[in-house]
Context: one part of a larger RNA
RNA sequence: CGUCGAGUCUUGAGGAGAGUUGCCCUUUGUACGAGAGGAUCAGGGUGAACCAAUCUCUGGUGUAUCAGUUGUCACGCCAGUGGCAUCGCUGAGUAGCUAUAAUUGGGAAGGGAUAAGAACUGAAAGCAUCUAAGUUCGAAGCCCACUCCAAGAUUAGGACUUUUAUCCAGGUUGAAGACUACGACCUUGAUAGGGUGCAGGUGGAAGUUCUGUGAGGAAUUGAGCCGAGCACUACUAAUUGGAUAUUAUAUUG
Numbered sequence: 001c002g003u004c005g006a007g008u009c010u011u012g013a014g015g016a017g018a019g020u021u022g023c024c025c026u027u028u029g030u031a032c033g034a035g036a037g038g039a040u041c042a043g044g045g046u047g048a049a050c051c052a053a054u055c056u057c058u059g060g061u062g063u064a065u066c067a068g069u070u071g072u073c074a075c076g077c078c079a080g081u082g083g084c085a086u087c088g089c090u091g092a093g094u095a096g097c098u099a100u101a102a103u104u105g106g107g108a109a110g111g112g113a114u115a116a117g118a119a120c121u122g123a124a125a126g127c128a129u130c131u132a133a134g135u136u137c138g139a140a141g142c143c144c145a146c147u148c149c150a151a152g153a154u155u156a157g158g159a160c161u162u163u164u165a166u167c168c169a170g171g172u173u174g175a176a177g178a179c180u181a182c183g184a185c186c187u188u189g190a191u192a193g194g195g196u197g198c199a200g201g202u203g204g205a206a207g208u209u210c211u212g213u214g215a216g217g218a219a220u221u222g223a224g225c226c227g228a229g230c231a232c233u234a235c236u237a238a239u240u241g242g243a244u245a246u247u248a249u250a251u252u253g
Base pairs, nucleotide, nucleotide: 001152005162006161007160008159009158010157014149015148016147017146020048021047022046023045024044025043026042032037050106051105052104053103054102058099059098060097061096065092066091067090068089069088070085071084072083073082074081075080110144111143112142117137118136119135120134166243167242168241169240170186171185172184173183174182191237192236193235194233195232196231197230198229200226201225202224207220208219209218210217211216
């Protein structure tokens, strides 16, 4: 830009993906075989590698979380804190992200036409012959089937809603994201921040009191503190602005 506008749901021409395989058990110590040995067919189970999704569990990370601790500087000193030292070091760790180091799922089954091959009927050629006419089987392969994309499939499809709708910028933002795009919301409001509660993490704050000569210990106290999680709550910030075809009717020139 096209497919009339704005939307919702779809068909599928076409394209992409997937396609692997071991072992064990039953059948069965059966068929077969003198024995040794030892099946087909059929059914069931469990793995490997690969692929996809996810974070409930097990773990990793988690430099705006908590605690411990060394040196030094500062807040006048004690106490309590803060800065720097790889996040100073160490022990844990929410959300998110993530792992054959976690979990879940997948390959299937089935149908059609066939290859090599196996056959039926059957002439040319009174016989024979799977082939010449005709017919039946037959593979991890081919076409369907399974998953995904898909009407620029210019043959631009179909159904429905709306018939004057709408679109853009700006702002608060997001499990969306390089930018853009996409999604939510903009006071007729829970979009983000803040607040409150809860979950979860750390692990028993400071101050005070008691106790010990003291380093310390105990009580107040599962305390205090807390990033991303889940709810509730307008306290803060979401002010507002611009563009708008075609057709029809009427009026004026």
Predicted 3D model of a 253-nucleotide part of an RNA (large-subunit ribosomal RNA, domain VI) from a Minisyncoccota bacterium. The source organism's lineage runs through Bacteria, Bacillati and Minisyncoccota. The full RNA is in RNAcentral, with records from ENA.